[in-house]
């Protein structure tokens, strides 16, 4: 330099057009002589721009970061 795949909460991950869930964190409750674990609430995400659609995380273009290959 040319392909490919990938980028979703801090942090690991689901969701193949119909208003993003789960774990785990963190914060307040509950429990308990106290702490931890339990339980219950609440917090917090789609990499940037643009395009198609009645609607994009999802389908298309470019950008920017990585991971592979290949020269």
């Nucleotide at each position: 330099g040319c392909a490919u795949c990938g980028g979703u909460a801090g942090u690991u991950u689901a969701a193949u057009g119909g208003u993003a869930g789960a774990a785990u964190g963190u914060u307040g409750g509950u429990u308990u002589c106290c702490c931890a674990a339990g339980c219950c609430a609440a917090c917090g995400g789609u990499u940037c721009g643009g395009g198609u659609u009645c609607g994009a995380u999802u389908c298309c273009c470019g950008g920017c970061c990585g991971a592979u290959g290949c020269a």
The RNA shown here (transfer RNA) has 71 nucleotides and comes from Drosophila guanche.
It matches the Rfam family "tRNA". Rfam classes the family as a transfer RNA. From the family's description: Transfer RNA (tRNA) molecules are approximately 80 nucleotides in length. Its family is annotated with triplet codon-amino acid adaptor activity in the Gene Ontology.
The prediction has a mean pLDDT of 81.
The RNAcentral record of the sequence draws on ENA and Ensembl Metazoa.